[in-house]
RNA sequence: CGGGAUGUAGCGAAGUUGGUAUCGCACCUGCUUUGGGAGCAGGGGAUCGCUGGUUCGAGUCCAGUCAUCCCGA
Numbered sequence: 001c002g003g004g005a006u007g008u009a010g011c012g013a014a015g016u017u018g019g020u021a022u023c024g025c026a027c028c029u030g031c032u033u034u035g036g037g038a039g040c041a042g043g044g045g046a047u048c049g050c051u052g053g054u055u056c057g058a059g060u061c062c063a064g065u066c067a068u069c070c071c072g073a
Base pairs, nucleotide, nucleotide: 001072002071003070004069005068006067007066010025011024012023013022019056027043028042029041030040031039049065050064051063052062053061
């Protein structure tokens, strides 16, 4: 320098033809227990790496850019 992959909640992931973001663990509250753990019920948290564009509408499409990893030179 060229090509490719990945980036979504505290952590790990899903999101398959664009239609308003889901799951597990963790966390909070209550019940249960002598207490803890386990179990049960309920609850909060991400506007999707960043910027811009297309569209009525973008995690998803397009352009640029940043970070990490892989391959090549």
Model confidence (mean pLDDT): 81 of 100. Predicted 3D model of a 73-nucleotide RNA (transfer RNA) from a Bacteroidota bacterium. Its Rfam family is "tRNA". By type it is a transfer RNA. About the family: Transfer RNA (tRNA) molecules are approximately 80 nucleotides in length.